Annotation: Predicted 3D model of RNase P RNA and transfer RNA as a complex of 452 nucleotides. Rfam match: Bacterial RNase P class A. By type it is a ribozyme. The prediction has a mean pLDDT of 75.
[in-house]
Order: sequence, then C1' cells, then structure tokens
RNA sequence: UCGGAGCGGUCCUGGUGAUCGCCGGCUGAUGCUUCAGCGGGAGGAAAGUCCGAGCUCCACAGGACAGGAUGCCAGCUAACGGCUGGUGGGGGUGACCCCGAGGAAAGUGCCACAGAGAGCAGACCGCCCCGCCGCCUUCGGGCUGCGGGGCAAGGGUGAAAGGGUGAGGUAAGAGCUCACCGGGCCGGCGGUAACGUCGGUCGCACGGCAAACCCCAUCCGGAGCAAGAUGGAAUAGGGAGGCGUUCGAGGGCGGUCCGCUCGAGUCUCCGGGUUCGUCGCUCGAGGCGCGUGGCGACACGCGUCCUAGAUGAAUGAUCGCCCCCCGCGACCCGGUGACGGGUGCGGGCCACAAGACUCGGCUUACGGGCCCUCCGACCAC
RNA sequence: UUGGGGGUCGUCUAACGGUAGGACGCUGGACUUUGGAUCCGGAAAUGGGGGUUCGAAUCCCUCCCCCCAAA
Repeated sequence: UCGGAGCGGUCCUGGUGAUCGCCGGCUGAUGCUUCAGCGGGAGGAAAGUCCGAGCUCCACAGGACAGGAUGCCAGCUAACGGCUGGUGGGGGUGACCCCGAGGAAAGUGCCACAGAGAGCAGACCGCCCCGCCGCCUUCGGGCUGCGGGGCAAGGGUGAAAGGGUGAGGUAAGAGCUCACCGGGCCGGCGGUAACGUCGGUCGCACGGCAAACCCCAUCCGGAGCAAGAUGGAAUAGGGAGGCGUUCGAGGGCGGUCCGCUCGAGUCUCCGGGUUCGUCGCUCGAGGCGCGUGGCGACACGCGUCCUAGAUGAAUGAUCGCCCCCCGCGACCCGGUGACGGGUGCGGGCCACAAGACUCGGCUUACGGGCCCUCCGACCAC
Repeated sequence: UUGGGGGUCGUCUAACGGUAGGACGCUGGACUUUGGAUCCGGAAAUGGGGGUUCGAAUCCCUCCCCCCAAA
C1' cells in the first nucleotide's frame, strides 16, 4: 500500500442564526382559556410481537392427567429458547466463522421410483467346481448348451446394499487369516464435566430418519395496562328461551377431572341507556465514571446524573453560514513516483424507520462518519 | 395497543413426506348455415428466503401480505 477478519466499539446528520408552528412541565398575569417568561421533547433498531421477566387481577396458584417448550458440558443472569467460556463436528493459507449437537442395542412406523435384494436382505450380469451331450484340437486342453452346486470379489440399481485399504489364502471367494484405519466393550491417566489420551480385548454384533410418533431429563397455572383501582354520568332488570335454590345452576377456572372458594339466582339472544375524567405512568434488575475480583458473560464497592410520558396521540418546515461527504478541472506546496495537503466550481446533507405500562434478549430492515485489535500478500529499512 | 385466524391456477376447492388433482372461467379444434349446448385437446398455481430429509404444498425457523375480535 492492497485485500480481508472481529456482524468489534461509538456517533448520528452536527453546530449556529432568523422566521413560522406542535406537545407536556414550572412560574407569573388574566380569570377558566388564553398570553408571557424559563426549561424539556424518539431509536439502534422505538419495528416484528418471536422468547423471558417485572407489575396487576383471578386461591400469594394446590393435586393428577393431557398439552407445550427446551435438549453436548460448565458457568452468568431476576429469568430465558439469551449470553460467556469450553468439548465434538465442518469450512478457511490465516485472523476467524458455522452447527436444531440427548436417545435409533425400549417399542411402533416410514424408506416412493429403480433394483435380484430396502431390513435380522439378496443373486440379474458375473466368477468358480462337478456331471452329461456336442464341436474343435498342436492330445496338454479349450468352447457352446443343459443340469446340480459354491461365492459375494467385480459390474449394474439406488440417497442408502450388513465396516474400508492392502497382502496372504482359495477351485473361485469371503474377517477366512494378518497389518493399518474405523467401530463396540473393559480398564488406567488427565479434566468439575462434555470429552481427550493410552493400554487390553472382541473379527464386527449396531443401515438411515426422532425439525415421524415416542422415550429420558429439566421447566411451564390463566389472562393481560382495553390488566386493575377510583370519582362522576346513565339505568328499566324490557322481551324470548335454558338451567337451578342444599339432590345446588353458575362464577373464579379460558384443556379435563379432583379439590378450594363465592353462591341464589344465573346463562344465551334481541332491544334500550351512558361512554367524561384521575391514578396505574415512569427512579428503574436505570445510565455514566473509577476501583477490585473473574479468561469472559458478569458481580461487588464508591462517586455522580435524572433523561418524553402523550391518549387518535407532539418532537416539524423554509432560508443563510460553518462543519462533513461526493464529483470535476487547473494552480500552488511536499515527494523520484504512486499520492497527500491547500485553493476554486457544482452537487448532497441523504438509509431503515417514530414511543403508547416497563425492562432483558432474539430476529429482521438499514445510509454513512470516526476509532480499536488481528490476519494474509507485496514493497522499503 | 393487545389477542386470534389464514395464504394452492383468474375464482372456488382437493392432495399419508413420493408425478400438485377437480369444477367454473380462458383458449384451440370438431359438430352447426351461425350462435348456444355437447365432444376432444391445451395453457395456467403451492406468498418470499433458509434449513431437516434421498425427497417438502406438507415438518422447522424467519420475513411479507390478508382477515377477524376487544372497554
């Protein structure tokens, strides 16, 4: 210098002036809805609503079954399907990246088509032996066909054919035997563990699919701020039907049963009335800085800060200047050069997107600026 | 804001994980003097992307779109 990796950190259009506006808060005036002043006003994803919680109500949430979720190991955390660090597998020269990664020797099921055979399998072509007939013969034998057997090496089918490679062996073959690799079992050592490694042993038993049912382990009560509380307004329990008053409907309980509790009315449909506030509502598992412990996620301690709370929903628009970015051309400076800096002109100021009870994550969308660490190649010293 | 349901030819619908089928519509031909009806044939689809699997409309993840309900 070029090309990459850490999906690394951080900031978002930034500052300023003018004009016109929007929504809350405080103070003052006015006197009941306006005015003036001061101060504040979206994001890294506020999004999708995919997980986990807080909070609220229903038994401070009980038992059983059903159902759902997760799935290598250890840790972090309020919790998690998240994160961190490892193990194993895969990719890359490398920095580094990716993985839905329990159990197929508990059981059931599936493996279409093709193929001889697809699940404790099988013989189509093929290889080999024996017998018979025929033909040829250099008399050693060779070949076609038929019949009886042996084999699974080679070919062929398939996504997948009951270990792989090589050698011995054999009529031909075959873990039949041996060496190496792979695998099962047992033991030693290292590690908290996943697992690794070493030794012995077994010729090999155990095809694949669990994002098929299932089994095992762990976890999960339901609903959601339109939760819920409260002030006010309105009101007729009007019509039809069902069930029921201790042999108990119905509600909590929104999968079912039990159990608990309230319980004399209640449920469904039709029709009618009302629909304005207040709280919840932002100080919280909070942000920032420093220190300590830890590889890290994170934890602890001290200091410091307060940073939207609206309810059809505000945070905007225009212009000027500076900053920043892009393009173009020439001039000046530095340099052998590539190039860098300054000046001028023109353009842009852009992406994805906007709170609605609040947090922790994940996923997805997306334009740039600045910074850090590391890898590879080349050049110079 | 919250909670549900669903995407298959133009429309309505089928499909054990194994060649996406049917009806209406469209279109070419036959029949007819012509049209209709009828008969024969044809085109036309799994919302996008990724994964599991030998194989995905179907199973899993993610995104997009549509519909419904509420005190």